[in-house]
RNA sequence: GUGGAUGUAGCUCAAUGGUGGAGCGCCUGUUUGUGGUACAGGAGGUUGUGGGUUCGAAUCCCAUCUUCCACCCCA
Repeated sequence: GUGGAUGUAGCUCAAUGGUGGAGCGCCUGUUUGUGGUACAGGAGGUUGUGGGUUCGAAUCCCAUCUUCCACCCCA
């Protein structure tokens, strides 16, 4: 340089173009002599970035960045 993949909550991952969720973690409460366990509730997201299409985009299109893989060239 060429091609492909990847990016969503603190972490690991979901989500047919139609209200973005789960598990773990975090916070509060109940239970307990304390802690843990268990149970109940809660907070936390400009879906990597910037545009476009659409009534509507995490999802489709374009550009760009991160990380990874393969190939090409030189040594």
RNAcentral holds the sequence, with entries from MGnify.
A computed fold for a 75-nucleotide RNA from a marine sediment metagenome, annotated as transfer RNA.
Its Rfam family is "tRNA". Its family is annotated with triplet codon-amino acid adaptor activity in the Gene Ontology. The family's RNA type in Rfam is transfer RNA.